[in-house]
Context: one part of a larger RNA
RNA sequence: CACCGCCCGUCAAGUCAUGGGAGCUGGCAGCGCCCGAAGUGGUCCCGAUUCAGGGGUCCCUACGGCGAGGCUGGUGACUGGGACUAAGUCGUAACAAGGUAGCCGUAGGGGAACCUGCGGCUGGAUCACCUCCUU
Numbered sequence: 001c002a003c004c005g006c007c008c009g010u011c012a013a014g015u016c017a018u019g020g021g022a023g024c025u026g027g028c029a030g031c032g033c034c035c036g037a038a039g040u041g042g043u044c045c046c047g048a049u050u051c052a053g054g055g056g057u058c059c060c061u062a063c064g065g066c067g068a069g070g071c072u073g074g075u076g077a078c079u080g081g082g083a084c085u086a087a088g089u090c091g092u093a094a095c096a097a098g099g100u101a102g103c104c105g106u107a108g109g110g111g112a113a114c115c116u117g118c119g120g121c122u123g124g125a126u127c128a129c130c131u132c133c134u135u
Stems, first nucleotide, its partner, number of pairs: 003098001005095001008091002011088001013085004018080003023075006031067004039060001041058006101122009
């Protein structure tokens, strides 16, 4: 490349990351209960002149088992939006008074951009009037 301009959203295709998700599957640190090795200790017994030694029992307790949770990964039918990608689809919302001025808030509605109601703003064009400033 200047309106044969610019530009918005749905839909379709591809890629990427991500939220939800019945669940499935790991890791970590603790908690409660069960079991309770070895060992020190308490206590009792045997032995005995003493020492050594042996046995019962109690507490502590490693490993193991059971249970309910916590934190943190992976995976998961399906599902939600997001980002990006020359030449796909539907329309034309915005930019000029963009052809209903636009925008903000809110409510309702709609394939989609959006539409409608109410309140607000001028960052609205045009016309008229008023006030002020300059010539």
The part of an RNA shown here (small-subunit ribosomal RNA, 3' minor domain) has 135 nucleotides and comes from a Planctomycetota bacterium. Model confidence (mean pLDDT): 80 of 100.